[in-house]
Formats: sequence, C1' cells, structure tokens
RNA sequence: GGGGGCGUAGCUCAGUUUGGGAGAGCACGAGGCUGGCAGUCUCGGGGUCAGGGGUUCGAUCCCCCUCGCCUCCA
Repeated sequence: GGGGGCGUAGCUCAGUUUGGGAGAGCACGAGGCUGGCAGUCUCGGGGUCAGGGGUUCGAUCCCCCUCGCCUCCA
C1' cells in the first nucleotide's frame, strides 16, 4: 500500500436478512417478600447505533469518505 471482518446502554451481544417500534442478559436505582444479608419478583433510569456527508417521505440498515481494532496478502 491492497483485500476481508468488526465498532449498537457501564459490560457481553442481538437487530441489518425485507429501510419505518432502538432491544436482550448482566450490572445500576426504587419498591415487595425476609428480623437482616443473600436470593427472588415487579417497576424504572441509562444510547452521537465509531465520526462526517449523500440517497430517500423516512437510515443502525443502502452509497461515499475518515478514524480505531483484528486478520490476510505484499
């Protein structure tokens, strides 16, 4: 220098298939059960979908550029 993959909540990840509601588990907060802890149940808060631009009525998803990480080739 070139090819491929990945980047989504504090952490691990799904969702991209077919463009239209941003989600799960754990963690965190509140409450119930318990004398207390633990455990369990219910509810809740938390997001620049890596960044920017474009296409579209509408983009996490499609296109282009950039950044970071992994991998392959030279």
Molecule: transfer RNA
Organism: Candidatus Limnocylindrales bacterium